Predicted 3D model of a 1449-nucleotide RNA (small-subunit ribosomal RNA) from an uncultured bacterium. The prediction has a mean pLDDT of 83.
């Protein structure tokens, strides 16, 4: 520090996601040790049990007693001791309840409430303060009770009642009295003793310290779909009240106070030091530790006290729990442990007061779940270990494998060494010195007392704990896991699975070869932990102060005026609010940071230092603010000109449409792509004249004008707003922008009343259409128009807020001005309005002095898509609706600009038997053949638009053959290797459908070797490795092939342009069959294609002639001129001429020539497309079968047949059929062959055997044609299917299932609907011939020649293709993409008849305890009084306030 994800690719916008750090965590798997910390985040839910606040006998009376002392008695015997017992204590000590004092307001817990002076920070004045410190003074004299205790007595208990006795540092009175109040007079107003006799306590006052209360400035969460709130409310006066100021309370008076700088209301929340993250600014959090606050079952209340409205106090009410004798009582773990419950989740009913601290006490000491320790938990952080070194036949095992090997891996084994940790044994701390005792010194003092302080000596005290630590011993011994390995992101293979199981943070994996699932091996990462989940910050500049945007991505309010607010020209005076400097105070400690130190290190701890903020004081005066006095340039005013559809109101005009009246006139008009509805003989349309009425204003007219925008157009007049220009004068910053507000605001729509010619939603009819609630036509109502009042929205757009300043130019145009010209003009300038463009900006497109450039001021708005501008609420509206404006849920994108393709019933150009022009067919019939379908035991498989369908198959009776049935074989029909035997081979027999099985016979070869024997080849048997598979996957593949298409295209290097994908080149102007060539050009070159080179054919020449040929010959022979054969050459190149063209390329015409513009034909197929076809030609990965999915045999099937399609054959006839006669080819094939002559047969054929391994012989008669004859338009002398009989040939074998022959039979069919195919010249059409395959079996196929046409104006249209351009929301690319309705459901959200709950407010009822006031009833020790009685007090009653509770809204 970034990365992944929108696209075919690109840039930018934008969201989502990841890598980092953190945690009081939890869960899963795993787990050796130690140290330091932490440990109910949920139910402020309920709590059993124990403990958590007591202490003082030096305040007091009393009760009891272990003990001590004194005295006495008894017993025992060790005769002066022990034991027991009694009594006393005026003198000792201990324990206990009670009175009394101090403390239970601290310490400890929790975070419910609280948005507040609660907290933080900084100030302040009107206060109190026990214990503590200092100072001053006092401590006198009296009195009456009440507990305890005793008696009686009630109650289950808790707890009492009556009578009687008693003490005090308990209570009361008096005296004195600094003090307090008061102007003064005067008033008021204390005390307590104890004891070791030295102190201590008590009272009063004045100070201090500490603690507490109160007030104020500033800071402190979200919501405006909460905009107004407030009656003690704001202030004053009198009174009351408090420790103290104050509406704190009360009576009266005034009407204030708060609020857009967010009051009130609602929601949420303890606040802070800090913690965490971040570069920082910020964000999130508020565990442990520390400060403050609040609370103590819920609500209310006071008492006591220095301090409480009191966690372990009281009273009342409520809920809950417990006890009960049913009458009544008791309780409050948010103290420490612990229990239940809740929850993903959080510990022991431990030890000790040894240390630190606290309460009480003179002290010893007691108490202390504060605290210090231990226990549990890998919960965090930190440290250590699980060994170290050597060790290669690189062992075994595992995994992979191309079978060679690789890897695990020096890893292990093995050898040597070490001993942290652990185990055993032994030693052993620091934390503990205060206090106490003693000696001594100093201060004080008269003092060697006392007291305070210092020093020496001595002595007691340890929960942790026999722990840390140290030593000794044995021994590698006791100790490794977790998640990950497609990209992000370090790390790959095998097997299993087969869109299943599963994974997944995002993109996404999985449909038979998964580096993504599961397992294994290996690897990379962290490590006593590792992963996951949750949450926070970061990355995210994705709320942007630092640090974003707003023409088209989300985003400029429709427009203006203007209040608050924000910002504001030049010079000058003063001030010191902001600002800056210095100093001081404060900012608890801890923490963070820096530097040291202590635990073996670290975490941890200790010490020292630094730091933010706030306030105060002093100073500076540039800038901002405020202020004084000026200025004119911003702004404005007056004056002089000027252009204009600017606005409002009233009048006038002509053209046109329509209607009405009258005339002329006759059959149509109108309308459309074509029609129809409609109008018209009751006279339309047309035309003439006249009249009525409404609406709109042709031409001028212009990227012209005006206005803030919406908008504004005949003409004239009244009224009126604004702009621009010019000179001069005046005011003197008066300015800019504007939340809320106000005004205007197209069209449609609404209300009331008019008006209504044309047009025209709705509606009606006619068409179109599959339908047509549309487009088209005929009609037609609201409306459009006017007046008044509403509505308030538009793609209200320049999709561009307003104002100001600055920054190169060119051109057009509108308005004004200056200069110039005799004039036309020309130059300059201000204000508008357009086009193009420099710099610059922009993601690009584009913008560019009229900015989207460079800056400043202010306002509005945006923060992923959908849900949704929807719902709810508020406001506005008559309504329609407008405005403000969410969430749940859901997706990983949505969107912008540009690029390359593809596509378009977009455009331009061009080509092709593409159309057109022609010729002949198909589609109808019969047959052949292939396919689909159906059938079947099987009808083997493949090919399926063009580009499957007479295709693989150049030939299924058996074989082929892969299919079916039956019968057999199992190392196999075939290959290699091992062992044993035998040569091989041949003959015939038996069983069987055959394969096969059985039993016989004949027979030994080749090479080496003397022989024995061995070897090669072949056969048989045995066992195992293996063979075998036309089994699957053509979507795992190679190779081959089809197709676009023989279409003219497809690319590259360098350069240039662009942020980039890409572009350029390859586009443009011509031309060509052609990206063929020429010219031009930021391109210059090159490659694969085109063309040419190759074969064949057409002409000629040369050479060579047998089987060919013949001018010679009857033949043999002779010859090689010709034909022919087959080899080599020549020839054609737009070369020549004319024209056109740009002086080019080229085109047109012509000459010559056998041939002329690629002469004809063939081979040749660019980059690529179709996951095109083929695993059944072959090859091949993977998978599958292995007595079978392999192999053999017999038979059957591939030949089936209601049907549909493709491709062909033959026909329907006279351009013909039949009969007879007469001609002319080419190219092939032939020894398992072609087969002549001749004979037989009607014929297929048979017999026969000459010739030929072929320019020699044979197949082999070519047929159409031509010459005659006949038929005469008929289902025929056309046509030949079908069927019957008889035959021939091939072959083991023609039943299923061959071909052919003869005789007989003689079906459909009379030229074929929609539709559709081929062909441009030796072509179509027509005629026959041959070959391959093959025993036999072509109407197929591949070749060959014979005869031999017609037509092409042309490119509008159909199909296909090419180039350029344009639009695109397509890229699987139009066979694309994509919208809506409906069916079903109710998870989420909204509505919903309603229903239930919570919270808050208002009014009323009610009124416990308590406090205050009042008090006529009752009671009453201290004081007064001789007494009666009084003062004072208490109980009760009552009033006010008020909690719970209730009613209504």
């Nucleotide at each position: 520090a970034g990365a992944g994800u929108u696209u075919g690719a690109u840039c930018a916008u934008g969201g989502c996601u990841c890598a980092g750090g953190a945690u009081g965590a939890a869960c899963g798997c795993u787990g050796g040790c130690g140290g330091c910390g932490u440990g109910c985040u949920u139910a402020a839910c309920a709590c059993a049990u124990g403990c958590a606040a007591g202490u003082c006998g030096a305040a007091c009376g009393a009760a009891g007693c272990a003990g001590a002392u004194g005295a006495g008695a008894a017993a025992g015997c060790u005769u002066g001791c022990u034991u027991u017992u009694u009594u006393a204590u005026u003198u000792c000590g201990c324990u206990u309840a009670g009175u009394g004092g101090c403390g239970g307001a601290c310490g400890g817990g929790u975070g419910a409430g609280u948005a507040a002076c609660g907290c933080g920070u900084g100030a302040g004045a009107a206060u109190c303060u026990g214990c503590c410190u200092u100072c001053a003074g006092g401590u006198c004299g009296g009195g009456g009770a009440c507990a305890a205790c005793g008696a009686c007595u009630g109650g289950a208990a808790a707890c009492g009642g009556u009578c009687g006795c008693u003490a005090a540092u308990a209570c009361c009175c008096g005296a004195u009295g600094u003090g307090c109040c008061g102007a003064g007079a005067g008033g008021u107003g204390a005390a307590a003793g104890g004891u070791u006799a030295a102190c201590u306590g008590c009272c009063u006052g004045a100070a201090g310290a500490u603690g507490a209360g109160c007030u104020c400035g500033c800071g402190u969460c979200c919501g405006a779909u909460u905009a107004g709130c407030u009656a003690g409310u704001u202030g004053g006066u009198g009174g009351g009240g408090u420790a103290a100021g104050a509406g704190c309370c009360u009576a009266c008076c005034a009407a204030g106070g708060c609020a857009g700088u967010g009051a009130u209301c609602g929601g949420u929340a303890g606040c802070u030091g800090g913690u965490u993250u971040g570069a920082g600014a910020g964000g999130a959090c508020a565990a442990u530790c520390a400060g403050c606050c609040a609370c103590a079952c819920u609500g209310g209340g006071a008492c006591u006290g220095a301090g409480a409205c009191a966690c372990g106090g009281c009273c009342c009410a409520g809920a809950c729990u417990c006890c009960u004798a049913c009458g009544g009582g008791a309780g409050g773990c948010a103290g420490c442990a612990g229990u239940g419950g809740g929850g993903a989740a959080u510990u022991u009913u431990g030890g000790a007061c040894a240390a630190u601290g606290g309460a009480c006490g003179c002290a010893a000491g007691u108490c202390u779940g504060a605290u210090c320790c231990a226990g549990c938990c890998a919960u965090u952080c930190c440290g250590c270990g699980u060994g170290c070194a050597g060790g290669a036949u690189g062992a075994a095992g595992g995994c992979c494998c191309u079978c060679g090997g690789g890897u695990u891996g020096u890893a292990a084994a093995c050898u040597g060494c070490u001993u942290u940790u652990g185990u055993a044994c032994g030693g052993a701390a620091c934390g503990a010195a205060a206090a106490g005792g003693u000696u001594u010194c100093u201060a004080u003092u008269a003092a060697u007392a006392c007291u305070a302080g210092g020093a020496g000596c001595u002595c007691a005290u340890g929960a942790c704990g026999g722990u840390a630590c140290c030593g000794u011993a044995a021994g590698a011994a006791u100790a490794a896991g977790c998640a990950c390995c497609g990209g992000c992101u370090a790390a790959c293979u095998a097997c299993g699975u087969g869109c299943c199981a599963g994974c997944a943070g995002c993109c996404g994996c999985g449909g038979u070869a998964a580096u993504a699932c599961g397992u294994a091996g290996g690897g990379a990462g962290c490590a006593a932990g590792c992963g996951u989940u949750a949450u926070c910050c970061g990355g995210a500049u994705u709320u942007a102060u630092u640090g974003g945007g707003u023409g088209u991505a989300a985003a400029g309010c429709g427009u203006g005026c203007g209040u608050a607010g924000g910002c504001g020209g030049c010079c000058u005076u003063a001030u010191a609010g902001g600002u800056c400097u210095a100093u001081g105070a404060u900012u608890u400690a801890a923490g963070u940071c820096c530097g040291a130190a202590g635990c073996u290190u670290a975490a941890c701890u200790u010490c020292g230092g630094u730091u933010c903020g706030u306030c105060a004081u002093a100073g500076a005066a540039a800038c901002c603010g405020u202020u004084u006095g000026g200025c004119u340039u911003g702004a404005g005013u007056a004056u002089g000109g000027u252009a204009g559809a600017g606005g409002c109101a009233a009048g006038u005009g002509g053209a046109a449409u329509u209607u009405c009246u009258a005339g002329u006139g006759u059959a149509g008009c109108g309308g459309u792509g074509g029609a129809a509805u409609g109008c018209g003989u009751a006279g339309a349309u047309a035309u003439u004249a006249g009249a009525a009425g409404g609406a709109a204003c042709a031409c001028c007219a212009g990227u012209g004008g005006c206005g803030a925008a919406g908008g504004c157009a005949a003409u004239c007049c009244c009224c009126u707003g604004g702009g621009c220009c010019u000179g001069c004068a005046c005011u003197g910053a008066c300015g800019c922008u504007c939340a809320u507000g106000c005004a205007c605001g197209a069209a449609a729509g609404c209300g009331u009343g008019g008006g209504g010619a044309g047009c025209a939603a709705a509606c009606a009819g006619g068409a179109u259409u599959a339908g047509a609630u549309a487009c088209c036509c005929u009609g037609g109502u609201a409306g459009u128009c006017c007046a008044c009042g509403c509505c308030c929205u538009a793609a209200a757009c320049g999709a561009u807020g307003u104002c100001a300043a600055c920054u190169g130019g060119u051109u057009g145009u509108u308005g004004g001005g200056u200069c110039u010209u005799a004039g036309c003009u020309g130059a300059c300038u201000c204000a508008g309005u357009a086009a193009c463009g420099a710099a610059g900006c922009u993601a690009a497109c584009g913008c560019g002095u009229g900015a989207a450039g460079u800056u400043g001021a202010c306002c509005g708005c945006c923060u992923g898509g959908g849900g949704a501008g929807u719902a709810c609420g508020g406001c506005c509206g008559c309504a329609a609706g407008g405005u403000u404006g969410a969430a749940a849920c859901u997706c990983a994108a949505a969107g912008g600009a540009a690029u390359u393709g593809a596509c378009g019933g977009g455009g331009a150009c061009c080509c092709g038997c593409a159309c057109a022009a022609g010729c002949g067919g198909u589609g109808g019939a019969u047959g052949a053949u292939g396919u689909g379908g159906u059938u079947u035991a099987a009808u083997u498989c493949g090919a399926u638009g063009c580009a499957a369908c007479g295709c693989g198959a150049a030939a299924a009776a058996c074989c082929u053959u892969a299919c079916c049935c039956a019968c057999c074989u199992u190392u196999g029909a075939c290959a290699u290797g091992g062992c044993a035997g035998g040569a091989a081979u041949c003959c015939a027999c038996u069983a069987g459908a055959g394969a096969u099985a059985g039993a016989g016979g004949a027979g030994u070869g080749c090479c080496c070797g003397a022989a024995a024997g061995g070897g090669a080849a072949c056969c048989u048997g045995c066992a195992c490795a293996c063979a075998g598979g036309u089994g699957c996957u053509g979507c795992a593949u190679g190779g081959c092939u089809g197709u676009c298409g023989u279409c003219a295209g497809c690319u590259c290097g360098u350069g240039u342009c662009g942020u980039g994908a890409g572009a350029u080149g390859u586009u443009g102007g011509g031309u060509u069959a052609a990206g063929u060539c020429c010219c031009g050009c930021a391109a210059c070159g090159a490659g694969c294609g085109c063309a040419a080179c190759c074969c064949u054919u057409g002409c000629c020449a040369u050479u060579a002639g047998u089987u060919g040929c013949u001018a010679c010959g009857c033949a043999a022979g002779a010859g090689c001129a010709c034909u022919c054969u087959a080899a080599u050459g020549g020839g054609a190149c737009u070369g020549c001429c004319g024209g056109u063209g740009a002086c080019a390329a080229a085109c047109c015409g012509g000459a010559g020539g056998a041939a002329g513009g690629u002469g004809g034909g063939g081979a040749u197929g660019a980059c690529g497309u179709c996951a095109a076809g083929u695993c059944c030609u072959c090859a091949u990965g993977g998978c599958c079968c292995u007595u079978a999915u392999a192999g053999g045999u017999g038979g059957g099937g591939c030949u089936a047949c209601a049907c549909a399609c493709g491709u062909c054959a033959u026909a329907c006839a006279a351009u013909g059929g039949c009969u007879g006669g007469u001609a002319c080819a080419a190219a092939g094939g032939g020894u398992u062959g072609c087969c002549a002559a001749c004979c037989c047969g009607c014929g297929a054929g048979g017999g026969g055997g000459a010739g030929c391994c072929a320019a020699u012989c044979c197949c082999a008669u070519a047929a159409a044609a031509c010459c005659a004859g006949u038929c005469g338009u008929a289902g025929u002398c056309c046509g030949g299917a079908u069927c019957g009989c008889a035959g021939u040939c091939u072959g083991c074998a023609a039943c299923u299932c061959g071909a052919c022959u003869g005789c007989g039979u003689g079906a459909a069919g009379u030229c074929g609907g929609a539709a559709u195919c081929g062909c441009u010249a030796g072509u179509a059409a027509u005629c026959g011939u041959g070959g391959a395959u093959c025993a036999g079996a072509a109407u197929g196929u591949c070749a060959c020649g014979g005869u031999g046409a017609a037509u092409a104006c042309g490119u509008u249209c159909c199909c296909g293709g090419g180039u350029c351009u344009u639009g695109u929301a397509c890229a699987c690319a139009c066979c694309g993409c994509c919208c809506g309705u409906c069916a079903c459901a109710c998870c989420a959200u909204g509505g919903g008849a309603g229903c239930g709950g919570g919270u808050u407010c208002u009014g009323c009822c009610a009124g416990a305890a308590g406090u205050a006031g009042u008090u006529a009833g009752c009671c009453u020790a201290a004081c007064c009084g001789c007494a009666a009685g009084g003062a004072g007090g208490g109980c009760g009653a009552u009033u006010a306030c008020c909690a719970c509770g209730g009613c209504a809204g």
It matches the Rfam family "Bacterial small subunit ribosomal RNA".